[in-house]
Background
The part of an RNA shown here (small-subunit ribosomal RNA, 3' major domain) has 476 nucleotides and comes from a mine metagenome. RNAcentral holds the full RNA, with entries from SILVA. Rfam family: Bacterial small subunit ribosomal RNA.

Context: one part of a larger RNA
RNA sequence: UGACGGGGGCCCGCACAAGCGGCGGAGCAUGUGGCUUAAUUCGACGCGACGCGAAGAACCUUACCAGGGCUUGACAUGCGGGGUGAAGCCGGCGAAAGCCGGUCCUCCUUCGGGAGCCCGCACAGGUGCUGCAUGGCUGUCGUCAGCUCGUGCCGUGAGGUGUUGCCUUAAGUGGCGCAACGAGCGCAACCCCUGUCCCAUGUUGCCAGCGGAUCAUGCCGGGGACUCAUGGGAGACUGCCGGUGCCAAACCGGAGGAAGGUGGGGAUGACGUCAAGUCAUCAUGGCCCUUAUGUCCUGGGCUGCACACAUGCUACAAUGCUUGCUACAGAGGGAAGCAAUCCCGCAAGGGGGAGCGAAUCCCAAAAAGGCAAGCUCAGUUCGGAUCGGGGUCUGCAACUCGACCCCGUGAAGUCGGAGUCGCUAGUAAUCGCAGAUCAGCAACGCUGCGGUGAAUACGUUCCCGGGCCUUGUACA
Numbered sequence: 001u002g003a004c005g006g007g008g009g010c011c012c013g014c015a016c017a018a019g020c021g022g023c024g025g026a027g028c029a030u031g032u033g034g035c036u037u038a039a040u041u042c043g044a045c046g047c048g049a050c051g052c053g054a055a056g057a058a059c060c061u062u063a064c065c066a067g068g069g070c071u072u073g074a075c076a077u078g079c080g081g082g083g084u085g086a087a088g089c090c091g092g093c094g095a096a097a098g099c100c101g102g103u104c105c106u107c108c109u110u111c112g113g114g115a116g117c118c119c120g121c122a123c124a125g126g127u128g129c130u131g132c133a134u135g136g137c138u139g140u141c142g143u144c145a146g147c148u149c150g151u152g153c154c155g156u157g158a159g160g161u162g163u164u165g166c167c168u169u170a171a172g173u174g175g176c177g178c179a180a181c182g183a184g185c186g187c188a189a190c191c192c193c194u195g196u197c198c199c200a201u202g203u204u205g206c207c208a209g210c211g212g213a214u215c216a217u218g219c220c221g222g223g224g225a226c227u228c229a230u231g232g233g234a235g236a237c238u239g240c241c242g243g244u245g246c247c248a249a250a251c252c253g254g255a256g257g258a259a260g261g262u263g264g265g266g267a268u269g270a271c272g273u274c275a276a277g278u279c280a281u282c283a284u285g286g287c288c289c290u291u292a293u294g295u296c297c298u299g300g301g302c303u304g305c306a307c308a309c310a311u312g313c314u315a316c317a318a319u320g321c322u323u324g325c326u327a328c329a330g331a332g333g334g335a336a337g338c339a340a341u342c343c344c345g346c347a348a349g350g351g352g353g354a355g356c357g358a359a360u361c362c363c364a365a366a367a368a369g370g371c372a373a374g375c376u377c378a379g380u381u382c383g384g385a386u387c388g389g390g391g392u393c394u395g396c397a398a399c400u401c402g403a404c405c406c407c408g409u410g411a412a413g414u415c416g417g418a419g420u421c422g423c424u425a426g427u428a429a430u431c432g433c434a435g436a437u438c439a440g441c442a443a444c445g446c447u448g449c450g451g452u453g454a455a456u457a458c459g460u461u462c463c464c465g466g467g468c469c470u471u472g473u474a475c476a
Stems, first nucleotide, its partner, number of pairs: 001476002003473003007470007015460002019423005026314008034305002042053002064300007073123001077122006088103006106115003125289002128287003134283002136278003139274001141272001146185006152161003165176003191266004196234007206223002210221003237260001240254005316416001320375007332363003337356002342351003382413001387408007429452007
C1' cells in the first nucleotide's frame, strides 16, 4: 500500500422486510449429468454451464459411426510435358459416390497461345492439439462510482497528499474548508424511442361541413378541419413563490404545466478482476496428419433410457369449463412470396384465383372482454398424457425420426416437504398477435408488439452483494 475480520462508523441495491405470483409434487417439452452404444460429434460447469453456441439435426446441415470409393485431391496459385476425342450424351456394374466401355476432335484467339482435360512437380486440405503461446469478440463484478496523471509539498524509502474532513447528490454530483493547484478516463449532458403543443406537407392515410350514389361501406365529387403519417420547431431550466440551510450547494412544500426535480425507456460499460469463455465464426504462433487426422458417397447416429438435475409449458377447476352471438390493438411479414370472394371437405386441407413489390391488396381471426345458454363440486362437460384407427401437408424420401386434423381411448394430477426464484407501475399477474431461422417442423424456445391491469414498502436490526472513512493483523 492492499486484502481480510463471526472489528467499528456512514450509505446504497427487490438485499431483507411488506406484498403479489411462481419453482420444488404431476404429465409433457427442451437442455444437461449419468448410463448405454459401432457412433450416441464437439464446446459451455457456482453466481457468470445446463430452452447455452443451435434465429430450425429426417437427407443436407454434420464436425460422429459402419461400409463403398478418390488421390494434384471437394477448393487456390504456379511450373514442366501431352492435338490429349474436355464437358456432355449413351451403355454396363453399383446403394450412391465412383469405375469401365462407346460416341462426339468443344470454345476463345491480337494465332505465340489460352480455357478445359490427362500425366508429373511445387503444393492444397485438416471442425486435428494447445483459449496456460495469441489477436479479435464476449461474460462478470457493475451503470457500481470509482481509476489515475502533471507540477508542487511531505517522507531515507515503499509511498502519501490531491481523492481525506463537514453538508449534499442517483453520482469523485455539487458547495464549503484544506499544501495543495490543475487535468484525464469514468458520472452527467450531447444520440434514439415515447409523453404535450405549434408550423409545413396531404397519398395509398383521414372525413367535420357541402353534393352524389348504395341494402351497406370515404364508395364517388370534393375537402385539410380532425386522426394519422413525414420533416422542422417549441417545451422542463429547481426557471418562479414560500420554508429549512451558512446569505452556499441543496432539500421540503407550492403555483403554473401534457410532463417536475434524471418525466419514462433505450443505446452507452472507466482503470482493472476472474491464466473467466471462445484455436468449432474468423484470424493466428507452435505442434501433429498427409493413398490420410484430407476428400466424396450410401446408410446409421447427434432423437438411444433404470435414473438425477435445470429451464419451461399444461393443469389440478366455478373469478372456472363448454357452446352460440358480438366488440376493441400495436408491431411486423409478403414475388421461387402473401393470397381475398367463391366451391368441396366435420377438419387438417384441397380446387380455383381477384388483388398486391404493398399507409392501397393479403397474412388477419386478435385473445382475455361483453351478451346469452348449459354444467353444480364430481377425478367431473376439470385435466389432457398415453395408446388404437383413419387422414392432410411439406419434401427425392416422414421406418428409425416431421407437423397438423378427425374418431375412439382417456393416465397422473384435488395446489405441492426441506428449501428456493421473480417483481416497486403501465411494473407484477394475465391475454393474445407478429417476426427471425425456415421446404416442412418437434417453438411450450427466443426477440419484439400491444390489450386488461394490481398489491405492498413500518423500516435498515438481520441474510446477500457493493461504496467511503477508520481499526486490528503472525496474510501478500